[in-house]
Molecule: transfer RNA
Organism: Patescibacteria group bacterium
RNA sequence: GGCCCUAUCGUCUAACGGUUAGGACGUAAGCUUCUCAAGCUUAAAAUCCGGGUUCGAUUCCCGGUAGGGUCA
Numbered sequence: 001g002g003c004c005c006u007a008u009c010g011u012c013u014a015a016c017g018g019u020u021a022g023g024a025c026g027u028a029a030g031c032u033u034c035u036c037a038a039g040c041u042u043a044a045a046a047u048c049c050g051g052g053u054u055c056g057a058u059u060c061c062c063g064g065u066a067g068g069g070u071c072a
Base pairs, nucleotide, nucleotide: 001071002070003069004068005067006066007065010025011024012023013022018055027043028042029041030040031039048064049063050062051061052060
């Protein structure tokens, strides 16, 4: 350099073009306990960037950025 794949809460991971963007772990608060741990309840927390298509985009298209694979 060519080709291909990937990008979503702090981490991992779901999501027919119409979802309150869901779940697990973690975090915070509360309950429980003499205390801690465990357990239970609740809460906060995300769509890489810029365009396009569409009534409507996390989803489809184009470009960029980053990461990975492969060929040379």